This is a predicted structure of a 75-nucleotide RNA (transfer RNA) from Christensenella sp. UBA1782. Its Rfam family is "tRNA".

């Protein structure tokens, strides 16, 4: 420098082909229940400027453009 993949709660991921009805799942965390007690199990809650900026659209995590960061391949 080119090509490919990725960036979404504290962690790991889905959702993007079909724009709207939903930002969700598991673990973690907080509160409660159960127990002599802890774990497990059950119930409930909090936590997200969807990498950044711009464009077009009535409307964007989702489409288009540029840039930033991470991983891989090639040189």
């Nucleotide at each position: 420098u080119g090509c490919g993949g990725g960036g979404u709660a504290g962690a790991g991921c889905a959702g993007c082909u079909u724009g709207g009805u939903c930002a969700g799942c598991u673990c973690g965390u907080c509160g409660g229940g159960c127990u002599c007690a802890u774990a497990a199990c059950c119930c409930g809650g909090a936590g997200g400027u969807c990498g950044u900026g711009g464009g077009g659209u009535c409307a964007a995590c989702u489409c288009c453009c540029a840039c930033c960061c991470c991983c891989g391949c090639a040189a």

The coordinates come from a structure-prediction model, not an experiment, and the mean pLDDT is 81.